[in-house]
RNA sequence: GCUGGGAUAGCUCAGUUGGUAGAGCGUCCGCCUGAAGAGCGGUAGGUCGGCAGUUCAAUUCUGCCUCCCAGCA
Numbered sequence: 001g002c003u004g005g006g007a008u009a010g011c012u013c014a015g016u017u018g019g020u021a022g023a024g025c026g027u028c029c030g031c032c033u034g035a036a037g038a039g040c041g042g043u044a045g046g047u048c049g050g051c052a053g054u055u056c057a058a059u060u061c062u063g064c065c066u067c068c069c070a071g072c073a
Stems, first nucleotide, its partner, number of pairs: 001072007010025004019056001028042004049065005
C1' cells in the first nucleotide's frame, strides 16, 4: 500500500426487512448471615467511534476520517 472484519453500559457481547437499545458478569441497595461468601429480589449506568448525506425518522443505508484485529504484498 491492497483486501476483509470490528468500534453499542465498567467488562464480554447481542440487536433483520430503518421506528426513541438489551443480556450475562460487575457496581450499588435490600433479604439472608454473628460477619462475609453463595443464593434471591431490585436500582443506576449508553451523545450506539467522529463528521456529513439520504429519509418524516438512522445503532441500522451511503461517503469520508480515526482507532483495533486478520490476511496479502
Annotation
Model confidence (mean pLDDT): 82 of 100. This is a predicted structure of a 73-nucleotide RNA (transfer RNA) from a Minisyncoccota bacterium. NCBI's taxonomy places the organism under Bacteria, Bacillati, Minisyncoccota. Rfam family: tRNA. The family's RNA type in Rfam is transfer RNA.